[in-house]
């Protein structure tokens, strides 16, 4: 300097749902046997304290942060191979992991 997150498709109810219900569909960075679910980071939330009269904006110590067992192989795998399960930030709208929005940001960290 460049580059850095995917996914509502049918069907049912109802004045309204890609937000409810039944089926679908997805998986950010580094370690490690290849991993949403380990460990470790980001990103999201709260925020002492600065700083700018102030509303509020900006820096920011700190804190919070979700989910998996069983079986096989094998020297090593909660990472493969089988099966069966779970998980999912804040603000909007009929209740949202999947749609609008902050965000033509920002970043783990890749070239």
């Nucleotide at each position: 300097u460049u580059c850095a997150g995917g996914g509502c498709g049918g069907a049912g109810u109802g004045a309204a749902a890609u937000u409810c219900u039944c089926c679908a569909c997805c998986g950010g960075u580094g370690g490690u046997a290849a991993a949403g679910u380990c460990c470790a980071c980001g990103a999201g939330c709260c925020g002492a304290g600065c700083a700018g009269u102030a509303a509020c904006u900006g820096c920011a110590a700190g804190g919070c942060c979700g989910a998996u067992u069983c079986g096989g192989u094998g020297a090593a795998a909660u990472u493969c191979c089988g099966a069966a399960a779970c998980c999912g930030a804040c603000g909007g709208u009929a209740u949202a992991g999947u749609c609008c929005g902050g965000a033509u940001g920002a970043a783990a960290g890749a070239a």